[in-house]
Context: one part of a larger RNA
RNA sequence: CAAUCUGGUUAAGGGAAUUCGGCAAUCUAGUCCCGUAUCUUCGGUAUAAGGGAUGUCUAUUUUUGUUCCUGAUUUAUUAGGUGCAUUUGUAGAUCGCAGUGACAUGGACUGCCCGACUGUUUAUCAAAAACGUAGCUGGUUGCAAAUCCGAAAGGACGUAUAUAACCGGUGAGACCUGCCCAGUUGUGGUGUUUCAAACUUCGGUUCAACGGAGCUAAGACCCAUAAAACGGCGGGCCUAACUAUGAGGCUCUUAAGGUAGCGUAAUGCCUUGUCAUUUGAUUGGUGACGUGCAUGAAUGGUUUAAUGAGGUAGUCGCUGUCCCUAACUAA
Numbered sequence: 001c002a003a004u005c006u007g008g009u010u011a012a013g014g015g016a017a018u019u020c021g022g023c024a025a026u027c028u029a030g031u032c033c034c035g036u037a038u039c040u041u042c043g044g045u046a047u048a049a050g051g052g053a054u055g056u057c058u059a060u061u062u063u064u065g066u067u068c069c070u071g072a073u074u075u076a077u078u079a080g081g082u083g084c085a086u087u088u089g090u091a092g093a094u095c096g097c098a099g100u101g102a103c104a105u106g107g108a109c110u111g112c113c114c115g116a117c118u119g120u121u122u123a124u125c126a127a128a129a130a131c132g133u134a135g136c137u138g139g140u141u142g143c144a145a146a147u148c149c150g151a152a153a154g155g156a157c158g159u160a161u162a163u164a165a166c167c168g169g170u171g172a173g174a175c176c177u178g179c180c181c182a183g184u185u186g187u188g189g190u191g192u193u194u195c196a197a198a199c200u201u202c203g204g205u206u207c208a209a210c211g212g213a214g215c216u217a218a219g220a221c222c223c224a225u226a227a228a229a230c231g232g233c234g235g236g237c238c239u240a241a242c243u244a245u246g247a248g249g250c251u252c253u254u255a256a257g258g259u260a261g262c263g264u265a266a267u268g269c270c271u272u273g274u275c276a277u278u279u280g281a282u283u284g285g286u287g288a289c290g291u292g293c294a295u296g297a298a299u300g301g302u303u304u305a306a307u308g309a310g311g312u313a314g315u316c317g318c319u320g321u322c323c324c325u326a327a328c329u330a331a
Stems, first nucleotide, its partner, number of pairs: 004331001006330006013323002017321001022318001030054005039044001041172001055094006064085003068081006095099001107316007114308002119131002135170007147156003173303004178233003183230002185226005191221001193220002199214005234252005261295001262292001273289006
């Protein structure tokens, strides 16, 4: 002098125009005082938000402890004085740009989605909406139990006993959880149904082999039952005195034809749906609408305070993210 997947400091004016996206970096910050909406499961939300103060010196006030001195009496309490320490408020003065002067030390708010929450996880690219959870619910099991390990002996559960143990599903709370047992599966039942070997009997054979009949377990068949079991939950045509729509009617058909809810959604192809709102402008966000290609009720449905290094949108503050770069500094 030049450079850097390097670290840092500072930037007038603007202030997210940058960018997939405020990524990154600022801002904020301690303590005391004032003040605090909405919603709410009344606990919270909440350090909500938003304001003010903060150093040092002097005077004075308050609290507490204690040294020493002088008293009082009920002899272990109390009164006064004195010094030291501690603590609180007020007033005045004083220095700096700045007093939590460094270090340490929340940016705030408002919607929506998801998961209730604290918790757990891919040691070494994923911390989450995944797993778990309390709660709810189905099933098995009477104890020498069911379930599990083992070839067995034996052992775990458990020195427990249905308010228990084990195996599933769902996932706090609130409001709820509709219809279908035709298929599959589980459970139960029953029989002039079916049905092997063995056995009985008849035929057959020198003896056998072999053939027929009878009897019969489980299973099958049949009949029930169970959907918080696996699962499932329609189509066509017509119709009201403008038009449109179709309360209604007819018809085919199913085991039943999707109820309450929610709905362009983490689910909607068409789709950047339409309307409203937000912006100067929005494939975005939110609120509505609903023939929903292909929503929907513990494969849970709809909500919900609190909560989150979750996702998404907006506002204020703030800033070298940018306009547009520059200077300094460490290596």
Predicted 3D model of a 331-nucleotide part of an RNA (large-subunit ribosomal RNA, domain IV) from a Paracoccaceae bacterium. NCBI's taxonomy places the organism under Bacteria, Pseudomonadati, Pseudomonadota, Rhodobacterales, Paracoccaceae. It matches the Rfam family "Bacterial large subunit ribosomal RNA".